[in-house]
RNA sequence: UGAGUAGUCCAUGCAAUCGCGGGCUCCGGAGGGAUCCGGAGCGUGAGGAAAGUCCGGGCUCCACAGGGCGAGGAUGCCGGCUAACGGCCGGCGGGGGUGACCCCAGGGAAAGUGCAACAGAAAACAACCGCCUGCGUUUAACCCGCGCAGGCAAGGGUGAAAAGGCGGGGUAAGAGCCCACCGGGUUUGUGGCAACACAGGCCGUCAGUGUAAACCCCAUCCGGAGCAAGACCAAUCAGGGAGCCAGGCGGGAAACCGAACCGGCUGAAAGGGGGCUGCCCGUCCCUUCCCGGAAGGUAGGUCGCUUGAGGCUGGCAGUAAUGUCAGUCCUAGAAAGAUGAUUGCUUAAUACAGAACCCGGCUUACGGGCUGCUCACGUU
Numbered sequence: 001u002g003a004g005u006a007g008u009c010c011a012u013g014c015a016a017u018c019g020c021g022g023g024c025u026c027c028g029g030a031g032g033g034a035u036c037c038g039g040a041g042c043g044u045g046a047g048g049a050a051a052g053u054c055c056g057g058g059c060u061c062c063a064c065a066g067g068g069c070g071a072g073g074a075u076g077c078c079g080g081c082u083a084a085c086g087g088c089c090g091g092c093g094g095g096g097g098u099g100a101c102c103c104c105a106g107g108g109a110a111a112g113u114g115c116a117a118c119a120g121a122a123a124a125c126a127a128c129c130g131c132c133u134g135c136g137u138u139u140a141a142c143c144c145g146c147g148c149a150g151g152c153a154a155g156g157g158u159g160a161a162a163a164g165g166c167g168g169g170g171u172a173a174g175a176g177c178c179c180a181c182c183g184g185g186u187u188u189g190u191g192g193c194a195a196c197a198c199a200g201g202c203c204g205u206c207a208g209u210g211u212a213a214a215c216c217c218c219a220u221c222c223g224g225a226g227c228a229a230g231a232c233c234a235a236u237c238a239g240g241g242a243g244c245c246a247g248g249c250g251g252g253a254a255a256c257c258g259a260a261c262c263g264g265c266u267g268a269a270a271g272g273g274g275g276c277u278g279c280c281c282g283u284c285c286c287u288u289c290c291c292g293g294a295a296g297g298u299a300g301g302u303c304g305c306u307u308g309a310g311g312c313u314g315g316c317a318g319u320a321a322u323g324u325c326a327g328u329c330c331u332a333g334a335a336a337g338a339u340g341a342u343u344g345c346u347u348a349a350u351a352c353a354g355a356a357c358c359c360g361g362c363u364u365a366c367g368g369g370c371u372g373c374u375c376a377c378g379u380u
Base pairs, nucleotide, nucleotide: 001376002375003374004373005372006371007370008369009368010367013345014344015343016342017341018340020045021044023042024041025040026039027038028037029036030035047352051363052362054361055360056359057358058357059226060225061224062223072222073221074220075219076218077091078090079089080088081087092106093104094103095102096101107217108216112215113214114211115210116209128156129155130152131151132150133149134148135147136146137145164182165181167179168178169177183206184203185202186201187200188199189198190197191196230303231302232301233300236294237293239291240290241289243265244264245263247262249258250257251256271287272286273285274284275283276282310329311328312327313326314325315324316323317322
């Protein structure tokens, strides 16, 4: 310098004016009410993915004693992290790359069933070509050829895949038929929490190809719906509730009688008006008051709504994911839905892109910078 690989950071900045959404303070107003509206000042207002809505959780309502069985779905090497996960971290095994490094849906195919296109004789109890033996035919006798009866998975060919591989022995030709090595199975020992690794012994009936993101089997996990969840208030609707006592008071010589006006009690609550009736009692009606109910998918208002598994900085524990401690900060919350426009200077900033209950992930889109490492070439 070029090519590559892993990670990390930023997402133009500052100022002025005007405008919009929340918040606080002050002022003014609307409604029957719950509550709301306007003005001024101050301060504040999108992302790394706010996206896809693919996983996991919080929260809410419904269901549910607890447990089991079945159906359906998801996951699938081992250990750890986490609120949880199908996520992350660290390992193991396998695969790819010269390398840095990357990828794996990575349980079971000696439980059963199915499938394996094309090609090929055959895709599983394999003779198409081929090799070998015997007999016959032919020949003087062989060879070759042909026919018949057998043996053979060594070679060729087909295929993604062909009956463990390779070498030697052996044989008529061959073959784990025999042997060494490799692979496989099994067992013992050592190391490791484990997946697994290494070493030794034994096994040649070495149990027979692949496929389980084919059915299936095994193990683990999973109740449903979602903020238009849902909660409260309230206009309104229907129902119920309310009285008791004779201390004071009035009458009477007294016993006693009278009235709920004063007072007291109970209680969640102890008023007002009207009719029968001129007055009192009684009773009825209206209104107020009190109680609990409905107030919805259907008038309305408010909450849910952003302080949270929170951000930043530092220490400690850990290889790491992560945990913990201390300090510090408060940082959008609308309901037709704000976050914009103009100007000046500046910048590569003009890319992808706009919150809608919240959080942890994954995936996808996209501009620029920086760092570690690898390979190649060049120079010293």

Bacterial RNase P class A, 380 nucleotides, folded computationally. Of the family's consensus pairs, 97% are formed in the model. It matches the Rfam family "Bacterial RNase P class A". Its family is annotated with tRNA processing, ribonuclease P activity and dimeric ribonuclease P complex in the Gene Ontology. By type it is a ribozyme.